[in-house]
Formats: sequence, structure tokens, C1' cells
RNA sequence: GGGCCUGUAGUUUAGUUGGUAGAACAUCGGUCUCCAAAACCGACAGCUCAAGUUCGAGUCUUGGCGGGCCUG
Repeated sequence: GGGCCUGUAGUUUAGUUGGUAGAACAUCGGUCUCCAAAACCGACAGCUCAAGUUCGAGUCUUGGCGGGCCUG
């Protein structure tokens, strides 16, 4: 240089046919307890960036950026 895969919450990830972005863990608050842990309830928090297509994009197209694999 060329090819392929991948990017969603702090972390691990679901989202299959384009139609309201979900879960678990973590964190914070509450209940319980003499205190703490556990358990239960609640809150916080996200689509890598830009452009395009579309009534509508996490999803499709193009380019950029990051990561991984193969190869001259």
C1' cells in the first nucleotide's frame, strides 16, 4: 500500500424487516438493620464523527477517525 471485520450508558452488551434505544453489573438515593452487608424500590447515564437517501436512520450508502485480523 491492498482486503475484511468492528465502534450503542462508566463496563459487558440486546436492538433480526428502517418505525418510542433496552438489560445486567457499577455509581448515587431510599426502605430494612443497633451499624454494615445482603435483599427490595428508585434515580443517573448512551448510538465514534460528517455528509447523503428517506415521512422517519443505531440500522441503508459514501467519506473520515479509533480498534482488530489477513496480506504484498

The prediction has a mean pLDDT of 83. A computed fold for a 72-nucleotide RNA from a Candidatus Dojkabacteria bacterium, annotated as transfer RNA. It matches the Rfam family "tRNA". Rfam's curators write: Transfer RNA (tRNA) molecules are approximately 80 nucleotides in length. Gene Ontology term of the family: triplet codon-amino acid adaptor activity. NCBI's taxonomy places the organism under Bacteria, Bacteria candidate phyla, Candidatus Dojkabacteria.